[in-house]
Context: one part of a larger RNA
RNA sequence: ACCUGCGAGUUGCCGUCGGCGGCGAGGCUAAGCGGUUAAGCCGCGGAGCCGGAGCGAAAGCGAGUCCGAACAGGGCGUAUAGUCGCCGGAGGCAGACGCGAAACCGAGUGAUCUACGCAUGGGCAGGAUGAAGGACAGGUAACACUGUCUGGAGGUCCGAACCGGUAAGCGUUGAAAAGCUUUCGGAUGACCUGUGCGUAGGAGUGAAAGGCCAAUCAAACUCGGAGAUAGCUCGUACUCCCCGAAAUGCAUUUAGGUGCAGCCUCGGGGUGAGUGCCGCGGAGGUAGAGCGACCGAUAGGAUGCGAGGGCUUCGCCGCCUAUCAAGUCCUGACGAACUCCGAAUGCCGCGGCAUGAUCCCCGGGAGUGAGGGCGCGGGUGCUAAGGUCCGCGUCCGAGAGAGGAACAACUCAGACCACCGUCUAAGGCCCCGAAAUCCGGGCUGAGUUGAAGGCAAUAACGAGGUGGGGCCGCAGCGACAGCUAGGAUGUUGGCUUGGAAGCAGCCAUUCAUUUAAAGAGUGCGUAACAGCUCACUAGUCGAGCGGCCCCGCGUGGAUAAUAAUCGGGCAUAAGUCCGGUGCCGAAGACGUGGACUCUGUCGGAUGACAGAUUGGUAGGGGAGCAUUCCGCCGCCGGAGAAGGCGUGCCGCGAGACACGCUGGAGGUGGCGGAAAAGCAAAUGCAGGU
Numbered sequence: 001a002c003c004u005g006c007g008a009g010u011u012g013c014c015g016u017c018g019g020c021g022g023c024g025a026g027g028c029u030a031a032g033c034g035g036u037u038a039a040g041c042c043g044c045g046g047a048g049c050c051g052g053a054g055c056g057a058a059a060g061c062g063a064g065u066c067c068g069a070a071c072a073g074g075g076c077g078u079a080u081a082g083u084c085g086c087c088g089g090a091g092g093c094a095g096a097c098g099c100g101a102a103a104c105c106g107a108g109u110g111a112u113c114u115a116c117g118c119a120u121g122g123g124c125a126g127g128a129u130g131a132a133g134g135a136c137a138g139g140u141a142a143c144a145c146u147g148u149c150u151g152g153a154g155g156u157c158c159g160a161a162c163c164g165g166u167a168a169g170c171g172u173u174g175a176a177a178a179g180c181u182u183u184c185g186g187a188u189g190a191c192c193u194g195u196g197c198g199u200a201g202g203a204g205u206g207a208a209a210g211g212c213c214a215a216u217c218a219a220a221c222u223c224g225g226a227g228a229u230a231g232c233u234c235g236u237a238c239u240c241c242c243c244g245a246a247a248u249g250c251a252u253u254u255a256g257g258u259g260c261a262g263c264c265u266c267g268g269g270g271u272g273a274g275u276g277c278c279g280c281g282g283a284g285g286u287a288g289a290g291c292g293a294c295c296g297a298u299a300g301g302a303u304g305c306g307a308g309g310g311c312u313u314c315g316c317c318g319c320c321u322a323u324c325a326a327g328u329c330c331u332g333a334c335g336a337a338c339u340c341c342g343a344a345u346g347c348c349g350c351g352g353c354a355u356g357a358u359c360c361c362c363g364g365g366a367g368u369g370a371g372g373g374c375g376c377g378g379g380u381g382c383u384a385a386g387g388u389c390c391g392c393g394u395c396c397g398a399g400a401g402a403g404g405a406a407c408a409a410c411u412c413a414g415a416c417c418a419c420c421g422u423c424u425a426a427g428g429c430c431c432c433g434a435a436a437u438c439c440g441g442g443c444u445g446a447g448u449u450g451a452a453g454g455c456a457a458u459a460a461c462g463a464g465g466u467g468g469g470g471c472c473g474c475a476g477c478g479a480c481a482g483c484u485a486g487g488a489u490g491u492u493g494g495c496u497u498g499g500a501a502g503c504a505g506c507c508a509u510u511c512a513u514u515u516a517a518a519g520a521g522u523g524c525g526u527a528a529c530a531g532c533u534c535a536c537u538a539g540u541c542g543a544g545c546g547g548c549c550c551c552g553c554g555u556g557g558a559u560a561a562u563a564a565u566c567g568g569g570c571a572u573a574a575g576u577c578c579g580g581u582g583c584c585g586a587a588g589a590c591g592u593g594g595a596c597u598c599u600g601u602c603g604g605a606u607g608a609c610a611g612a613u614u615g616g617u618a619g620g621g622g623a624g625c626a627u628u629c630c631g632c633c634g635c636c637g638g639a640g641a642a643g644g645c646g647u648g649c650c651g652c653g654a655g656a657c658a659c660g661c662u663g664g665a666g667g668u669g670g671c672g673g674a675a676a677a678g679c680a681a682a683u684g685c686a687g688g689u
Base pairs, nucleotide, nucleotide: 001689002688003687004686005685006684011094012093013092014091016089017088018087019086020085021084022083023082026050027049028048032044033043034042035041036040054061055060064076065075066074067073097235098234100232104225105224106223107222108221109220115199116198117197118196119195120194121193122192123191124189126158127157128156129154133150134149135148136147137146138145162186163185164184167182168181169180170179201217204212205211238624239623240622241621242620243619248261249260250259251258252257262368263367264365265364266363267362268361269360270359274355275354276353277352278351279350280349281348282347288341289339290338295335296334299331300330301329302328303327306324307323308321309320310319311318371396372395373394374393375392376391377390378389379388380387401412402411403410416594417593418592419591421590422589423588427584428583429582430569431568432567436581438580439579440578441577442576443575449571450570461556462555465553466552467551468550469549470548471547472546473545474544482540483539484538485537486536488513489512490511493507494506495505519534523532524531595614597612598611599610600609601608602607625678627675628674629673630672631671632670633669634668635667636666643662644661645660646659647658648657650655
């Protein structure tokens, strides 16, 4: 991992709702007793229970009663039946669908492991060091002291046994549930060790690590309380049919739980109550707008009370102003918590039309109470987030199909079944790959592009790219570009300066003259001149030229790891824009046949016709299949039961039937009843492979 078997809403009591049945102002017996049977039935039993009257704390009164002074008012009652049994739904109390703790408590069992203690034994190769003391000698007044020898101390030294376990490697389904190799610590001691004995679970023991107390220790192990509890996790078994959610509000020692409401379902009852459109009426301060309409904020200018500064004959007055500034005027521009104003929608009411059970009430059963994406309106954030918090809508959730290369929620579109029938939607029609290498007209030359929701694939800015449009100016009295020639004079303008001559800088009504034209000079240049050049003019040439603005497509900006890309191939259209015709394309629509359900009409026992319906998680409702056992009535079986394998056939399906082979002794139909009643999952349990 697979196979087989086992494996989870049960049972009792109570109240409650529904279905069926009995009796009915009544209904029912319980224990028990009697009879009888194979099993249980029959009879008795009215003790008691529910109902039939309520109100009051009660006395009590009674279709009333209580409060009250009340014949006031109000509260609760009085007008429509119950009760017993069976079955079913959910609830309560019980282990209460199954499995699962970490733990708590009780009674016991453990110190053959290990900790510590007590008693009594045992063990420690060899080597080294050489304390005290002693002897002798020296020495001293005597000591002290010195030397040599002796001696053999020590939680002394080196190092086997023994005890340990430092470091690394190996081992890691091991040789081993702690080892092996090398290395390392202690090794006469607080040493190691044998045997016997003692201390016990909130207790022991502990040179203390929460260590150890039998491979178990922040409270051992065994059994019991016990099916502890588990707002948690997992699992929960056959089929078909109808409907079908929620992830919200309020509250919660509440936040992943729960209660009530909301939304789903089933039953009963009610009705034009619901919905759509139109008309009329109404409430309201959003979008927008506005502000010499308030509140608040606000840029520039004019005027300017007053203030400051300056001038001043300073005592006032007066004059001036790159400052501040009330008020006034002009121009400009704002506000979620501003409003003189003010929609569209939506909401409420009434009426009309349409639609057709969508609406409301009562009762039974739920689930949900972690939501999410997208569009729009906002808050928050960075006008960040696949962010977060609200509102409206929508889809996913619980929705298959087509498109989007792939992709819950983007686009199209809501799947009852069948069809080698038809038409379309989004999107597509060169090949992959169904359908146009379709038609007409532009644009692009960059492989730009072929990327039209998002992830996600850029921008500011720059440029005689190119196409289109608008406005202005110049031009056969000759423009624009090129070429030829001129570009002068007063004058080196004045000032400044060492110099300043068109060209460092400053000043100037930068003037005037000669001219076809020529600046007191556009740029280069010189130390300053010089020189080159431009403006400007003529000639030559002969037709358009110059500037600004707007739009389309392209270009630079442009940097990432496979050749790595438009999904790919590849394409100059098969790119892009505009127009047109056709085609393809889905579970959409249509056609044909069939099935379920609901409604209506016929019809009468269940069919026909017509219309509609039939995606679906949690969940509600309905109808069935199969298994085991029991009752009644039947049936099959050695001429082959059950079971197994296979084929055929029936049923929407769970499944059923027939036949063949196998198997070798029981099985089963109909109608009912009762359940140990259906397995793929629970890191399920056991066995097998």
A computed fold for a 689-nucleotide part of an RNA from Muribaculaceae bacterium Isolate-037 (Harlan), annotated as large-subunit ribosomal RNA, domain II. Taxonomically the source falls in Muribaculaceae (Bacteria, Bacteroidota, Bacteroidia, Bacteroidales). The coordinates come from a structure-prediction model, not an experiment, and the mean pLDDT is 85.